[in-house]
Context: one part of a larger RNA
RNA sequence: GGCACACGGUGGAUGCCUUGGGAUCUAGAGGCGAUGAAGGACGUGGUAAGCUGCGAUAAGCUUCGGGGAGCUGCAACGAGCGCUAAUCCGAAGAUUUCCGAAUGGGGCAACCCGGCAGAUGGAAGAUCUGUCACCGAAAGGAGCUAACCCAGUGAACUGAAACAUCUAAGUAGCUGGAGGAAAAGAAAAUAAUUAAUGAUUCCCUAAGUAGUGGCGAGCGAACGGGGAAGAGCCCAAACCAAUUAUGUUCCGGCAUAGUUGGGGUUGUAGGGCCGCGAUAUCGAAUGUACAUGCGAAGAAGAACACAACUGGAAAGUUGGGCCAUAGUGGGUGAUAGCCCCUUAAUCGUAUGCAUGUGUUAUUUGUAGCGGUACCCUGAGUAGGGCGGGACACGUGGAAUCCUGUCUGAAUCUACCAGGACCAUCUGGUAAGGCUAAAUACUCCUAGAUCACCGAUAGUGAACCAGUACCGUGAGGGAAAGGUGAAAAGUACCCUGAAUAAGGGAGUGAAAUAGUACCUGAAACCGUGUGCUU
Numbered sequence: 001g002g003c004a005c006a007c008g009g010u011g012g013a014u015g016c017c018u019u020g021g022g023a024u025c026u027a028g029a030g031g032c033g034a035u036g037a038a039g040g041a042c043g044u045g046g047u048a049a050g051c052u053g054c055g056a057u058a059a060g061c062u063u064c065g066g067g068g069a070g071c072u073g074c075a076a077c078g079a080g081c082g083c084u085a086a087u088c089c090g091a092a093g094a095u096u097u098c099c100g101a102a103u104g105g106g107g108c109a110a111c112c113c114g115g116c117a118g119a120u121g122g123a124a125g126a127u128c129u130g131u132c133a134c135c136g137a138a139a140g141g142a143g144c145u146a147a148c149c150c151a152g153u154g155a156a157c158u159g160a161a162a163c164a165u166c167u168a169a170g171u172a173g174c175u176g177g178a179g180g181a182a183a184a185g186a187a188a189a190u191a192a193u194u195a196a197u198g199a200u201u202c203c204c205u206a207a208g209u210a211g212u213g214g215c216g217a218g219c220g221a222a223c224g225g226g227g228a229a230g231a232g233c234c235c236a237a238a239c240c241a242a243u244u245a246u247g248u249u250c251c252g253g254c255a256u257a258g259u260u261g262g263g264g265u266u267g268u269a270g271g272g273c274c275g276c277g278a279u280a281u282c283g284a285a286u287g288u289a290c291a292u293g294c295g296a297a298g299a300a301g302a303a304c305a306c307a308a309c310u311g312g313a314a315a316g317u318u319g320g321g322c323c324a325u326a327g328u329g330g331g332u333g334a335u336a337g338c339c340c341c342u343u344a345a346u347c348g349u350a351u352g353c354a355u356g357u358g359u360u361a362u363u364u365g366u367a368g369c370g371g372u373a374c375c376c377u378g379a380g381u382a383g384g385g386c387g388g389g390a391c392a393c394g395u396g397g398a399a400u401c402c403u404g405u406c407u408g409a410a411u412c413u414a415c416c417a418g419g420a421c422c423a424u425c426u427g428g429u430a431a432g433g434c435u436a437a438a439u440a441c442u443c444c445u446a447g448a449u450c451a452c453c454g455a456u457a458g459u460g461a462a463c464c465a466g467u468a469c470c471g472u473g474a475g476g477g478a479a480a481g482g483u484g485a486a487a488a489g490u491a492c493c494c495u496g497a498a499u500a501a502g503g504g505a506g507u508g509a510a511a512u513a514g515u516a517c518c519u520g521a522a523a524c525c526g527u528g529u530g531c532u533u
Base pairs, nucleotide, nucleotide: 001532002531003530004529005528006527007526008525009524015518016482017481020453021452022450023449024448025447026446027445028444029442030441031144032143039099040098041097042055043054044053046077050074051073061093062092063091064090065089066088070081071080072079104113105112106111114132115131116130117129118128119127120126134141135140148179149177150176151175152174153173159166163214189197190196201228202227203226204225205224211219212218232434233433234432235378239262240261241260242259243258244257245256246255247254248253267412269377270376271375272374273371274370275369276368282365283364284363285362286361288358289357290356291355292354293353294352298347299346304320306319307318308317309316321338322337323327329341330340331339383407384406385405386404387403388402389401390400393419414429415428416427417426418425469476470475489517492504493503494502495501
């Protein structure tokens, strides 16, 4: 030096565990903010660095409700509080420094400096309280916020095996706006010669069909059918009246314009107007009374203190008994229906919510028949030319929709559509507006579930993590869990320079469980013994 065996050190794999995560479902909630938000800074405790809570009334104050023996957060010690009801839980209030939309002015956020009125003061300085930004006629607005929604603007990589039309994609990004949903929506619709359907939205299908397409890559409907849900309405105008202004007047009025009220709202055309008839019918909202249900913290909740054995410990094993509308789950010194908490069924209330019924009160909506000379029925609109865009549809034979520009009708004997266009036919009535549900989403709250993870996994984060650290900055971004049933966390003695380390002693079932703490693999480093060179 090698090999083997034994015993250690180091190291932290593995096993077991779970405080934390992941996903889905159900229900709720879907906003907060000038009454100062979100987010912060600084304070605040007997001691107080951090976290948590709170705000100069500062781990808290008040009231009401619950609850009933302990309590003073994590977290010890000390000092106290509590059946005259504390701590704690729920609801409603009070307080709530400074910054921040930040709003008296300024500013390098958490700071500096003012005006006016009042208070303290003899006065000045000073201090305190209130107030002083902008937009808007006012109400009010602003700022923050995960996704969902609408609108404006709008790429490229990529694919086409290159690339330019095309695609990616009206996607990502940016901007504006809103709601609990948003958007859309009561036919100038769809269909069709069999002559029908009847607002919108969403799902399945039709269908990868018809189409479109350097007819390449690709893109890609609708009608119809089946479901979810279901709801319809209001203006403008004609006409009437009141009123204001202007003009005119023979002072009786008249005309025009505006405002307000009535009236009126449609395609089988309707309405005005004229004539007749009627005050009906059926609703809606608000309020009120009652009933029911839901609903904060909560209440109550069955059955072994069973025996023996093993053990440190019984919930294990054996033997016997009991409850069950409760054998879900968790804890307790090992595996507990009957030890504890929960669980089933049951009960309960503040503020409130929902539903139903009734009533009266208030407000409010809703109809008929006939006639037709005249009046009304949304104009720089519909349509057209040129240039674009949206439609599954790339300009095409290109209907339909939007419009930058130039033009530009008709008025019910009217107009639009049915994929160029024309005729016939059929369907509808544009150029004003509102509208629940079915649909989308989850920052958040509660509950449930899982052939989801189990500390290099699962969130980046099980632990004081968006932390430490890196970067001028935008930004990037970790590692790190486990003593024991219980701290019983080793009194006391000894070695030692020692508050290091160790040896005794003691605790404990165990200390090779001693806080560098469960198990403790391998690499790596040793010690001893044997064999061997």
Record summary: Predicted 3D model of a 533-nucleotide part of an RNA (large-subunit ribosomal RNA, domain I) from a marine metagenome. Its mean pLDDT, the model's own confidence on a scale to 100, is 83.